[in-house]
Context: one part of a larger RNA
RNA sequence: GCCUGCGAGUUAGUGAUACGUGGCGAGGUUAACCCGUGUGGGGCAGCCGUAGCGAAAGCGAGUCUGAAUAGGGCGAUUUCAGUCGCGUGUCCUAGACCCGAAGCGGAGUGAUCUACCCAUGGCCAGGUUGAAGCGCGUGUAAGAGCGCGUGGAGGACCGAACCCACUUCAGUUGAAAAUGGAGGGGAUGAGCUGUGGGUAGGGGUGAAAGGCCAAUCAAACUCCGUGAUAGCUGGUUCUCCCCGAAAUGCAUUUAGGUGCAGCGUCACGUGUUUCUUCCCGGAGGUAGAGCUACUGGAUGGCUGAUGGGCCCUACAAGGUUACUGACGUCAACCAAACUCCGAAUGCCGGGAAGUGAGAGCGUGGCAGUGAGACUGUGGGGGAUAAGCUUCAUAGUCGAGAGGGAAACAGCCCAGACCACCGGUUAAGGCCCCUAAGCGUGUGCUAAGUGGGAAAGGAUGUGGAGUUGCUGAGACAACCAGGAGGUUGGCUUAGAAGCAGCCACCCUUGAAAGAGUGCGUAAUAGCUCACUGGUCAAGUGAUUCCGCGCCGACAAUGUAGCGGGGCUCAAGCACACCGCCGAAACCGUGGCAUUCAAGCUUUUGUUUGGAUGGGUAGGGGAGCGUCGUGCACUGCGGUGAAGCCAUCGAGGAAUCGUAUGGUGGAGUGUGCACGAGUGAGAAUGCAGGC
Repeated sequence: GCCUGCGAGUUAGUGAUACGUGGCGAGGUUAACCCGUGUGGGGCAGCCGUAGCGAAAGCGAGUCUGAAUAGGGCGAUUUCAGUCGCGUGUCCUAGACCCGAAGCGGAGUGAUCUACCCAUGGCCAGGUUGAAGCGCGUGUAAGAGCGCGUGGAGGACCGAACCCACUUCAGUUGAAAAUGGAGGGGAUGAGCUGUGGGUAGGGGUGAAAGGCCAAUCAAACUCCGUGAUAGCUGGUUCUCCCCGAAAUGCAUUUAGGUGCAGCGUCACGUGUUUCUUCCCGGAGGUAGAGCUACUGGAUGGCUGAUGGGCCCUACAAGGUUACUGACGUCAACCAAACUCCGAAUGCCGGGAAGUGAGAGCGUGGCAGUGAGACUGUGGGGGAUAAGCUUCAUAGUCGAGAGGGAAACAGCCCAGACCACCGGUUAAGGCCCCUAAGCGUGUGCUAAGUGGGAAAGGAUGUGGAGUUGCUGAGACAACCAGGAGGUUGGCUUAGAAGCAGCCACCCUUGAAAGAGUGCGUAAUAGCUCACUGGUCAAGUGAUUCCGCGCCGACAAUGUAGCGGGGCUCAAGCACACCGCCGAAACCGUGGCAUUCAAGCUUUUGUUUGGAUGGGUAGGGGAGCGUCGUGCACUGCGGUGAAGCCAUCGAGGAAUCGUAUGGUGGAGUGUGCACGAGUGAGAAUGCAGGC
């Protein structure tokens, strides 16, 4: 891992409640227990109902409050149905659907491992060093001291046994649940070790690491309380039919839980009350807009109070001001917490029409949900960031399959009862991959733009304007001129058109700036503006629109059309005609649910309409397994059940003692009843392979 078997909403309560059903009914009913074996009889204590109100005493169709005969609260009336069984749903109390803690408590068992202690034994090759003391010598006044011997001390030295475990390699499904190899430390000591004994679980022991106390230690192990508790995780077994959510509000030692409400379902009641559109009537202060209409913000101009500076001045006064700048005024603005104004939607009410939809409302049984996601729109937060976050509003997903978007929960189209080798369409498409047009017409694009991107940039190109010059000859090109006062004045070393400052005139002329650029140290020189000629027909400026260009750099391999490939397109724009394309719609046949009508005693049946995606969840109807009762007083060695194969039936679970084989003794159908009643999942349990 697979196969087979086992494996989870049960049971009890004279507890509660609702529904179904039955008995009796203003009543209903016994409990313990007794008689003792019957589908029995007794037992009326109690309980529920028939009356309420009050905290209660209590009163009573009333009562409570109250001083009250008031008012008010709860009741009565019009009358009124309960109660006891059985079954089912749910709740309560119990382990209460099943498995799962770490833990807590009690009673015991452990010191053959290990920690420490006690008693009694054992062990430490060999080598080295050479303390005290002592002796002798020397030395001294005596000493001290010194030297040589002797001696044999030491948690002394080196190093085996023995003990330890510092380094490294190997091992790491090991040879081994701590080892092996090579080195290392201690090795007469706080040494090592044998045997016997002691200390026990909030306790021991500890040269102290929370270490050790039998491969277990921040509280050992065994059994018991015990099925501890688990707002947590996982699992929870047959079928079909109908409906079908939520991820919100408030509260919460609350935030992944729960209570109430909201939304679902079922039953009963009500009977159009619901919804949509149109018309009529309303409330409102959003979008927008506006502001000498308020509150504030904020820019510039005019005016210029006050204040400051300067002048004048004994004081008072006065003059002046490129300072400040109120008020006023003119112009242009801004605002979620501004409004003189002010929509569209939405909301409320009335009327009419349409729609009767699994509409509305009420009461009750049973829930689930209370982590939401994205997209469009209106806002807040953030950076007018996020597949960000938080509200509102609509949709989809969630719980939704099908077609499109290459692939792609949340986008576009469209809501799948079943069948069909029928038809029409939607979104989206029609050169090939790939179903259908290399369709028609008119333009645009040259960038493979299409098929990724900004500020910004540009004689790209098409269209529409406005406005200059132009056969009295424009634009471009070429030829010629481009002068004089004058080197204007100032400045400067110089400044002559051309460093800079000021001015910017006059003359001759067809025209020529006190000079557009290059240039010189300054001149010079070249050139432009401007003018004439040659030539000959258009040539400049500017605005808007369409499509393009640059801006444009990333890591495996083209890689920013899905690919091939595409250029009067197979790209873009506009117009048009066809076609393809889904589980949509239609057609044909069938099933089910529900409503209406008809027929029918009923079971039903006919016709017509509508409906049949579905998670959590609610409701309904069935299949199968085991057992019990009754019936068939069924079947069975002339072969039961079970197993294998084949055939057949049904809407499913399933069924047919069908047929054949195997097997060798039980078993089927109908109606009731009762459950240890259905397996694929729980790191499920046991066995097998």
Large-subunit ribosomal RNA, domain II from Micrococcus terreus, 689 nucleotides, folded computationally. The coordinates come from a structure-prediction model, not an experiment, and the mean pLDDT is 84. The organism belongs to Micrococcus, within Bacteria.